[in-house]
Molecule: Guanidine-I riboswitch aptamer
Organism: uncultured Phormidesmis sp.
RNA sequence: AUUUGCUUCUAGGGUUCCGAUCUCACUACUGAGGUGUCUGGUCCGAGAGAGGCAGCCUACGCAGUCUUCAACUGCUAGGUUCACGGCGGGAUAAAAGCCCGGGAGG
Numbered sequence: 001a002u003u004u005g006c007u008u009c010u011a012g013g014g015u016u017c018c019g020a021u022c023u024c025a026c027u028a029c030u031g032a033g034g035u036g037u038c039u040g041g042u043c044c045g046a047g048a049g050a051g052g053c054a055g056c057c058u059a060c061g062c063a064g065u066c067u068u069c070a071a072c073u074g075c076u077a078g079g080u081u082c083a084c085g086g087c088g089g090g091a092u093a094a095a096a097g098c099c100c101g102g103g104a105g106g
Stems, first nucleotide, its partner, number of pairs: 004054006012044002017041002019038001020035006055080005061075005082102001084105001088100003
């Protein structure tokens, strides 16, 4: 100095919408309000959870470009470690393992 980016899913999360449920109004169609201590659908969602793709690094590997070497390109293989963590605040309708934050601290 580097240890990366995007994306899908999950743990988890609340309640804007849908649904469910309760109340009221109404001839009916339906409307209004309450409830997330309503299993759910939409939605949010992990640095320290799981995949995928890419990037980067390595090769005493293979092939090509080149007279040769070097360098470059492609393929193949490997690597991309480790990681305890508050309080408090922020966004969104609202909350959270989201963000502040691999923070403070240990």